[in-house]
Molecule: Lysine riboswitch aptamer
Organism: Candidatus Acetocimmeria pyornia
RNA sequence: GGAUGAGGUAGAGGCGCGGAGGCCAUUAGUACCUGGUGGGAGAAGGGCAUCGGUGAACACCGGGGAAAGGGGUCUUUGCCGAAGUCCUGUUACCGCCACGGUAACAGGGCUGGGGUUGUACCGAAGAGGUCCAACACUGUCGCCGGGGUUACCCCUGACUCCGGUGGAGUGCUAUCUCAUCU
Numbered sequence: 001g002g003a004u005g006a007g008g009u010a011g012a013g014g015c016g017c018g019g020a021g022g023c024c025a026u027u028a029g030u031a032c033c034u035g036g037u038g039g040g041a042g043a044a045g046g047g048c049a050u051c052g053g054u055g056a057a058c059a060c061c062g063g064g065g066a067a068a069g070g071g072g073u074c075u076u077u078g079c080c081g082a083a084g085u086c087c088u089g090u091u092a093c094c095g096c097c098a099c100g101g102u103a104a105c106a107g108g109g110c111u112g113g114g115g116u117u118g119u120a121c122c123g124a125a126g127a128g129g130u131c132c133a134a135c136a137c138u139g140u141c142g143c144c145g146g147g148g149u150u151a152c153c154c155c156u157g158a159c160u161c162c163g164g165u166g167g168a169g170u171g172c173u174a175u176c177u178c179a180u181c182u
Stems, first nucleotide, its partner, number of pairs: 001182011014080001016079009032064007042051002046097003083111012112138002115135004120130003140167010
């Protein structure tokens, strides 16, 4: 000097991934409250509770009238298994049980990243999101082939570009420490 293994630090991919807050539109003249008319025993999808002839569901007319999630934009912040999703389990909440849903945590699986299209699901939705699949794109490393740059020429090496092909983030690049080999 080089190679390998372990541990640490710092970085790269870009319509890059999450969190929080403000404003705006939509949700919606909906839910809900209330007055009247009709209606006549139920009110959601099971049971209980609760409400209901001092009129339930439902329909119409009048008055008042939201919110959450999701979206756009601005600000801010944590980051590059960022994060997402699926399964199992635990806890809390939704009047209670069951079903289902939301949030957090633990274990395990999958996914490098964004996009388009399609199926299914969520959703008020032609917005958006999620799973899966396909299609190209992009970043990275390996293998194969070709070109360029440096030195008078050749070979080799280094760097870089093009084409093909394959893998996965427990990856890749740089650097430090320790150990081993040369």